[in-house]
A computed fold for a 391-nucleotide RNA from a Gemmatimonadales bacterium, annotated as Bacterial RNase P class A. The organism belongs to Gemmatimonadales, within Bacteria. Its Rfam family is "Bacterial RNase P class A". The family's RNA type in Rfam is ribozyme. About the family: Ribonuclease P (RNase P) is a ubiquitous endoribonuclease, found in archaea, bacteria and eukarya as well as chloroplasts and mitochondria. A source record names the gene rnpB. RNAcentral holds the sequence, with entries from ENA. Model confidence (mean pLDDT): 77 of 100.

RNA sequence: GGGCCGGGCAAGAUGGUCGCGGGCGCUUCGGCGCUCGAGGAAAGUCCGAGCUCCACAGGGUAGACUGCCAGGUAACGCCUGGGCGCCGGAAGGCGACGGACAGGGCCACAGAAAUCAGACCGCCCGAAGCGCGGGUCGAAAGGCCGGCAACGGGUAAGGGUGAAACGGUGGGGUAAGAGCCCACCGCACCACCAGCAAUGGUGGUGGCACGGCAACCCCCAGUCGGAGCAAGGCCAAAUAAGCGGCGAGGUGCGACCCGCACCGCCAACUCCGCGCAAGCGGAUAGCCGCGGGUAGGCUGCUCGAGGCGGUCGGCGACGACCGUCCCAGACAGAUGACCGUCACCGCCGGCAACGGCGGUACAGAACUCGGCUUACACGCCCGACCCACGC
Numbered sequence: 001g002g003g004c005c006g007g008g009c010a011a012g013a014u015g016g017u018c019g020c021g022g023g024c025g026c027u028u029c030g031g032c033g034c035u036c037g038a039g040g041a042a043a044g045u046c047c048g049a050g051c052u053c054c055a056c057a058g059g060g061u062a063g064a065c066u067g068c069c070a071g072g073u074a075a076c077g078c079c080u081g082g083g084c085g086c087c088g089g090a091a092g093g094c095g096a097c098g099g100a101c102a103g104g105g106c107c108a109c110a111g112a113a114a115u116c117a118g119a120c121c122g123c124c125c126g127a128a129g130c131g132c133g134g135g136u137c138g139a140a141a142g143g144c145c146g147g148c149a150a151c152g153g154g155u156a157a158g159g160g161u162g163a164a165a166c167g168g169u170g171g172g173g174u175a176a177g178a179g180c181c182c183a184c185c186g187c188a189c190c191a192c193c194a195g196c197a198a199u200g201g202u203g204g205u206g207g208c209a210c211g212g213c214a215a216c217c218c219c220c221a222g223u224c225g226g227a228g229c230a231a232g233g234c235c236a237a238a239u240a241a242g243c244g245g246c247g248a249g250g251u252g253c254g255a256c257c258c259g260c261a262c263c264g265c266c267a268a269c270u271c272c273g274c275g276c277a278a279g280c281g282g283a284u285a286g287c288c289g290c291g292g293g294u295a296g297g298c299u300g301c302u303c304g305a306g307g308c309g310g311u312c313g314g315c316g317a318c319g320a321c322c323g324u325c326c327c328a329g330a331c332a333g334a335u336g337a338c339c340g341u342c343a344c345c346g347c348c349g350g351c352a353a354c355g356g357c358g359g360u361a362c363a364g365a366a367c368u369c370g371g372c373u374u375a376c377a378c379g380c381c382c383g384a385c386c387c388a389c390g391c
Base pairs, nucleotide, nucleotide: 001387002386003385005383006382007381008380009379012342013341014340015339016338017337018336020037021036022035023034024033025032026031039362043373044372046371047370048369049368050367051228052227053226054225063224064223065222066221067220068082069081070080071079072078083097084095085094086093087092098219099218103217104216105213106212107211120159121158122155123154124153125152126151129148130147132146134145135144136143137142167185168184169183170182171181172180186208187206188205189204190203191202192201193200194199232299233298234297235296242290243289244288245287246286249263250262251261252260253259254258270283271282272281273280274279306325307324308323309322310321311320312319313318343360344359345358346357347356348355349354
């Protein structure tokens, strides 16, 4: 200098004018002043929780999810460390990574054969037959050797098919071959050692048996009640059901079974029964109160498994302690617009200084946290690995 890998940061700055939401203060009730006001993902709503209401003896079945081991955490399908497998030369990255002798199912195409495996080519053995442009013997017919070869058999080394073909490499062996035999590797089982464990190492035994798919059913182990802040709670105009109380009385006139007028009660001087009468009892309209809960208001609501800094423990995720800070709470939903200067990037002009034009992402709180995933303009920083060159 180049390439590559891993991690982190920032998300334009500043001044002015106008505008918006919350809080506090003042107010002549019109406003004014001060102060605070989006994110790394506020997003998708995919996991896990807090909180709230509803449901709930216990057990089983069904269903869903998770799935190497250990740890972290309030919890997780997240994170950290480790193991194993795959990719990469390395740093590093990726992995639904339990079980295929409990059972069922599937394995397309190609291929001879795909699990009660199989033999197309080739190789090897035998061989009817063929005089066959070969050799040899013979005068010839023909014989012998060799060649070709229907067919019969052996083989699974080699070729070919496939994602996958009944272990691999080398040697011995054989007619040719083959774990047929041997060494090493792999595999299975056993023992010992290391490790909390996943797992690894060493030794022995066995000639090798056991194809793949469980992101097909299934088996094993573990976890799981539902709904969500439009949860839920409080106050409460209006209004229905329901409940309780009241639903009087007085005066005058005509008249004496009753009628009329006036005053008065929040609310018919109403109706029914008994009574000679005075009066007593009951019912309804209505009124008042309770209840109920619509509109509306308050609450939940933002101090929280909180942010920042430090010390200590831990490889780490993280934890403990100390100090410090307060950091949006709307309810049709504020957080914006314009102008100037600067910064960065691109294009154009210019020898240059510089000037002009354009651009500066993704997106945007709504009960709150922990994660994951996805989107993202221009940049900056730290660390690891590899290559080339120079000293």